Predicted 3D model of a 72-nucleotide RNA (transfer RNA) from an uncultured Pseudomonadota bacterium. It was read from a public genome assembly. Model confidence (mean pLDDT): 82 of 100.

RNA sequence: GCGGGCGUAACUCAGUGGUAGAGUGCGACCUUCCCAAGGUUGAAGUCGUGGGUUCAAAUCCCAUCGCCCGCU
Repeated sequence: GCGGGCGUAACUCAGUGGUAGAGUGCGACCUUCCCAAGGUUGAAGUCGUGGGUUCAAAUCCCAUCGCCCGCU
């Protein structure tokens, strides 16, 4: 230099055009003499960044940044 993959909550991931979700973790409460386990509930997101298409974009297109793999 060329090609490909990944980037979404603190972490691991789902979501392939129409309300952004799950598990773990975290806060509060219930249960218990206490802990653990269990239950209820809550908070936490500019969906890497910037543009474009569309009535509508995490999703499609272009560029770009970071990480990984391959080729030269």
Its Rfam family is "tRNA". Its family is annotated with triplet codon-amino acid adaptor activity in the Gene Ontology.